[in-house]
RNA sequence: AGAGUUUGAUUCUGGCUCAGAUUGAACGCUGGCGGCGUGCUUAACACAUGCAAGUCGAACGCGAAAGUGGCUUCGGCCACGAGUAGAGUGGCGCACGGGUGAGUAACGCGUGGAUAAUCUACCUCUGUAUUGGGGACAACAGUUGGAAACGACUGCUAAUACCGAAUACGCUCAGUCAGAACUGAUUGAGGAAAGAAGGCCUCUGCAUAUGCUUUUGUACAGAGAUGAGUCCGCGUCCCAUUAGCUAGUUGGCGGGGUAACGGCCCACCAAGGCGACGAUGGGUAGCCGAUUUGAGAGGAUGAUCGGCCACAUUGGAACUGAAACACGGUCCAAACUCCUACGGGAGGCAGCAGUGGGGAAUAUUGCGCAAUGGGCGAAAGCCUGACGCAGCGACGCCGCGUGAGGGAUGAAGGUCUUCGGAUCGUAAACCUCUGUCGGGAGGGAAAAACGGGCAACGUGCUAAUCAGCGUUGCAGUGAUGGUACCUCCAAAGGAAGCACCGGCUAACUCCGUGCCAGCAGCCGCGGUAAUACGGAGGGUGCAAGCGUUAAUCGGAAUUACUGGGCGUAAAGCGCACGUAGGUUGUUGUGUAAGUCAGAGGUGUAAUCCCACGGCUUAACCGUGGAACUGCCUUUGAUACUGCAUAACUUGGAUCCGGGAGAGGACAGCGGAAUUCCAGGUGUAGGAGUGAAAUCCGUAGAUAUCUGGAGGAACAUCAGUGGCGAAGGCGGCUGUCUGGACCGGUAUUGACGCUGAGGUGCGAAAGCGUGGGUAGCAAACAGGAUUAGAUACCCUGGUAGUCCACGCUGUAAACGAUGGAUGCUAGAUGUCGGGGAGUUAUCUUCGGUGUCGUAGUUAACGCGUUAAGCAUCCCGCCUGGGGAGUACGGUCGCAAGGCUGAAACUCAAAGAAAUUGACGGGGGCCCGCACAAGCGGUGGAGUAUGUGGUUUAAUUCGAUGCAACGCGAAGAACCUUACCUAGGUUUGACAUCUAUGGAACAACCUGGAAACAGGAUGGUGCCCGCAAGGGAGCCAUAAGACAGGUGCUGCAUGGCUGUCGUCAGCUCGUGUCGUGAGAUGUUGGGUUAAGUCCCGCAACGAGCGCAACCCCUAUUGUUAGUUGCUACGCAAGAGCACUCUAGCGAGACUGCCGUUGACAAAACGGAGGAAGGUGGGGACGACGUCAAAUCAUCAUGCCCCUUAUGUCCUGGGCUACACACGUAAUACAAUGGCGGUCAACAGAGGGAAGCAAAGCCGCGAGGCAGAGCAAACCCCUAAAAGCCGUCUCAGUUCGGAUUGCAGGCUGCAACUCGCCUGCAUGAAGUUGGAAUUGCUAGUAAUCGUGGAUCAGCAUGCCACGGUGAAUACGUUCCCGGGUCUUGUACACACCGCCCGUCACACCAUGGGAGCCGGUAAUACCCGAAGUCAGUAGUCUAACCGCAAGGAGGACGCUGCCGAAGGUAGGAUUGGCGACUGGGGUGAAGUCGUAACAAGGUAGCCGUAGGGGAACCUGCGGCUG
Repeated sequence: AGAGUUUGAUUCUGGCUCAGAUUGAACGCUGGCGGCGUGCUUAACACAUGCAAGUCGAACGCGAAAGUGGCUUCGGCCACGAGUAGAGUGGCGCACGGGUGAGUAACGCGUGGAUAAUCUACCUCUGUAUUGGGGACAACAGUUGGAAACGACUGCUAAUACCGAAUACGCUCAGUCAGAACUGAUUGAGGAAAGAAGGCCUCUGCAUAUGCUUUUGUACAGAGAUGAGUCCGCGUCCCAUUAGCUAGUUGGCGGGGUAACGGCCCACCAAGGCGACGAUGGGUAGCCGAUUUGAGAGGAUGAUCGGCCACAUUGGAACUGAAACACGGUCCAAACUCCUACGGGAGGCAGCAGUGGGGAAUAUUGCGCAAUGGGCGAAAGCCUGACGCAGCGACGCCGCGUGAGGGAUGAAGGUCUUCGGAUCGUAAACCUCUGUCGGGAGGGAAAAACGGGCAACGUGCUAAUCAGCGUUGCAGUGAUGGUACCUCCAAAGGAAGCACCGGCUAACUCCGUGCCAGCAGCCGCGGUAAUACGGAGGGUGCAAGCGUUAAUCGGAAUUACUGGGCGUAAAGCGCACGUAGGUUGUUGUGUAAGUCAGAGGUGUAAUCCCACGGCUUAACCGUGGAACUGCCUUUGAUACUGCAUAACUUGGAUCCGGGAGAGGACAGCGGAAUUCCAGGUGUAGGAGUGAAAUCCGUAGAUAUCUGGAGGAACAUCAGUGGCGAAGGCGGCUGUCUGGACCGGUAUUGACGCUGAGGUGCGAAAGCGUGGGUAGCAAACAGGAUUAGAUACCCUGGUAGUCCACGCUGUAAACGAUGGAUGCUAGAUGUCGGGGAGUUAUCUUCGGUGUCGUAGUUAACGCGUUAAGCAUCCCGCCUGGGGAGUACGGUCGCAAGGCUGAAACUCAAAGAAAUUGACGGGGGCCCGCACAAGCGGUGGAGUAUGUGGUUUAAUUCGAUGCAACGCGAAGAACCUUACCUAGGUUUGACAUCUAUGGAACAACCUGGAAACAGGAUGGUGCCCGCAAGGGAGCCAUAAGACAGGUGCUGCAUGGCUGUCGUCAGCUCGUGUCGUGAGAUGUUGGGUUAAGUCCCGCAACGAGCGCAACCCCUAUUGUUAGUUGCUACGCAAGAGCACUCUAGCGAGACUGCCGUUGACAAAACGGAGGAAGGUGGGGACGACGUCAAAUCAUCAUGCCCCUUAUGUCCUGGGCUACACACGUAAUACAAUGGCGGUCAACAGAGGGAAGCAAAGCCGCGAGGCAGAGCAAACCCCUAAAAGCCGUCUCAGUUCGGAUUGCAGGCUGCAACUCGCCUGCAUGAAGUUGGAAUUGCUAGUAAUCGUGGAUCAGCAUGCCACGGUGAAUACGUUCCCGGGUCUUGUACACACCGCCCGUCACACCAUGGGAGCCGGUAAUACCCGAAGUCAGUAGUCUAACCGCAAGGAGGACGCUGCCGAAGGUAGGAUUGGCGACUGGGGUGAAGUCGUAACAAGGUAGCCGUAGGGGAACCUGCGGCUG
């Protein structure tokens, strides 16, 4: 730091996804050790059990027991235990420490201030005081209630408990004076207290307090420290689909209350207060230091540690106290749990452990107060689940180990293999070492310092001693823990996994599976050769961990402050006026708010960073520094901004003079045209369309003339002309009126720009009321078209269109481009002014167009009228769909408008440009493509192939053109692959091994045959003297293997078809473009041709075209047998001719003319056998169709192996309701039949062959056989021709079908061959829609031969004979080429794609209603409790001689008051019959709306209509 993913490819826009870091984590697999941290994120759910707050005898009274000892009259008593244990009074503490995050959007928190508006126990300092009295109540004792909890009564008693009194200040209150002051002075009144412990006895011994003294406590006052309360500035989440909120509300006066200000509370008065700078309401949330991420700015988070706040089952309340409205206190209410004798009681783990539950998930009912800290105490000490430690968990971070060195026969084994080998791999084995961790044994710290004790010394209060304080020494104190650490011992011995390996992303092979099973973060893998699934081998990464999931930040400049955009990708409000706000020209002066600088305060500690240090290192920890970017105070600076003030004229505005204009409103007037009415003339049509029909017309239309009525719109002028802010505005005249422009000088003096809300204007359609209605025309009706036609077309036609007054408020309201100002080349046209002028023109201001520079843009394009360069202000955007929908609000009479989501779903949606392909787009061109012709097919019966059906089987393949007389150039058996039945298993065929035998020939039995069984004969060839060996063949045995027309042509090779013998397809270098790509190859001509010429940012080249090859047409030459000739025949002769077959010649637009661009070329002509590639053939570019073929052959993989192999019999491939293709034959007279004589070919074939002559047969054929391996012989007769007859008929046409009789081939003609004779004599009289071949020796017609083959030909291949017609031409059909255009196509129009309907699933809106939650309001009830009142009851301290009083308690009453109840609403959630649309889904149904002119151009707004896409009207846009 980027990467993947939209496309055939490209650039951009834009979303989605990945790589990183992190975590209080969880889950899966795995797991050696240690250190340091960390551990209920969920149910603020419920809790068994234990512990977590006590302490003080130096405040006070009381006061056991066990046990031991003693005595005893044996009942007991005494002493010690012991003033101990213990409870009680009293003091201090319990408000700290510990937990949790429910609530809280708040002065709660953070930060900085204020407190002159306050308090502060314990602590420190200063001063003063600590005088003198009184009455009780617990404990205790007795009686007594209760199950218990817990009480009741009577009696006794102490205090540092309680209460008077005295005294008192710098205290409090009141007054007076002074004073700026809450200040000072002064007068009066008021208000305190508590003792305890130790020591001493001064003068002489002892004792002692009432004495002295020390320490401590207590009280008052003042100060400090600490802590707390309160107030304020600033900051602190989301929703405006929450816009208005507020009656103690805002303020005042006076009171009350508080430690303290204050509506905190109360009475009265006023009517205020808050809010777009977001009040109120709703949702969510403890806040911060910090943590995490990030380059930073930011974002997210608020565990552990630290600060603050809030809470303690839920709600309310106060008491005590320095402090609480109190986690382990009280009272009340509620829910829940427990005990109960049913009468009543008890409880609160969000303390530490622990339990249940919830959950993906989070630990021990541990040890210790040794340390640190806290409470009490004078202290010892006690208490302390704070804390220190240990336990559990890889939860995290850090460190260590699982060995090191050598070791190639590269072992065995695994895996792969091209079978050679490669790899695991120096890895192992083996050899030599080491000893961390773990194990065993031994040693063994630091953390311990104190306090206190003992001893010594010093100091020190005091009259003095003691005490106190200080120093030194000694002894003693450890939960962790015999831990860290050290030493020794043994032994490589005990210690490696997890994920991944298609791309992103480091790492590849085999097997299995076969769109299955599965994977997947995104793209996507899997349909028989999967580097993507599962396993294995190998590899890569990390490592005691590794992966996955979840979450946050990053990447994401994808909310853009740093740092984005808005013409076409999402995005400029339809337009203006204008409020708040923002912003604002030039020059001074002042100020100093912003800004900048210095200083001070603060910014807790920890964290982060730096340095040093301590644990062996690190994590971790310690010390110091820096930093904490902030806030406050203060002192300065004054450029800029602000504010104030003084000026200026250039921005703006005003004035005067001009000209231009469909600018607006109202009124009047005009002509042309349509329609209608009346009349005249006139007669049969008119109208309308692609063609028609509906319609009008003999009742007189249309046409034409005259007159009239009425409404609407204003031709020409007219123009990328004008005006207006936009919508928009068009006959003429008048009235009223707005704005802009030019020129001029004058006035004002920044008065400016923009503009959230707001207000106004705003096409068409539409709505309301009232008019009007000629034409046009939604709806509607009819006629057509059509498969249908709710459309396009036609005939009619109503709202509407028009006017007036209201409403609506939207459009592709567009330049898809907000407004203002300034700057940045020009050229050219036009409109309105001004100036100059030599009347050519030049110049200036304002508008409106085109092209274009710089620049800009993804590109297209924009370009002084910016989409360039800048400033100011406003609006808007953030993936596609859902959706401009739902709900809510608001506006509207309605239609609807404005505002405007979510769930869910996809990995795209999109912009511009490129190459193709396509178009019922355009231009040019070609082809038997059409046209012009000739003959057919489609109708008939037959043949043959196919489909279908049938069958045991009807083997398989070929399926638009480009399958269908195709593979098959020939299925009776064989072929043959299919079926039936019967056999066989190393095999019918190949190689290897062993043994035996020659091979082989012929016979018998069974059988359908294959085959099985039996029996006979018989030995060859080569080497070698022989024995023996070898080649070849046969048999047997075993296994390697054979075999497969089994599958896959979508794994392949080869071969083939097709576009197409169409003229195309590319490359190198250069150039242009960000790029895909373009150029070349386009253009002008020309050609059969990318053939050639010219031009050109291209210049060249390759594969194709053409030519080279073969046949044929003319001719020369050479050579003549079997050919030819001389003809009556033969021999012989000859080679002129025919012919045969070698070599040549010839044709090249070469020549002439015309046209053309002086070209290429075209046209015409000459000559020539042939003329413009002479005719024909072979030859088929880059590629397309996953085209055909695994059954020609070859071949990978898979499958079968007593069978899917192989042998054999019989059958089938030949079936038959039917459909299609291809043929032959016909329907007849251009013919049939007969006859006769006969004329004329070419090319082939022939030895298991062709076969002449002859004879027999009506014939097929038979007998017999000359000749011929063929220019020699044979097949071999060529046929159409000619003559006669028939005379238009189902015939003398036609020959199917069938019967009988024969022939041939063959082992065999039944299924199932061909031919002959006789007899029979179907259909068919020229063929519907449609469709096919052919352009010259062609079509048509006529015969002939060959391959295959025993036999079988209407098929195929080849040969010649006779021998036409037509082509104006390229509009149309089909196919092709090229250029251009549009495109939403790229599997490329057989494309893409829209909507209804049907089915399944998902989320969601409405919905009669039903069930909850929440917060308020009104009223009722009213616990506890404070406060207030009080006529009842009771009452120690004070007053009083007493009666009594003061005061207090209880009771009662009142205000407030939680929970609860009632009521009507609000808001929110769940369910809900039914219902609405939406999304997704496989190959459903109906149509064809859109993309091409998409077949009616499309789209926007609106209205009506229609199964549906949609159609139509009106206006608008060009996308």
Model confidence (mean pLDDT): 84 of 100.
A computed fold for a 1519-nucleotide RNA from a Candidatus Methanomethylophilaceae archaeon, annotated as small-subunit ribosomal RNA.
The RNAcentral record of the sequence draws on SILVA.
Its Rfam family is "Bacterial small subunit ribosomal RNA". Gene Ontology terms of the family: ribosome and structural constituent of ribosome.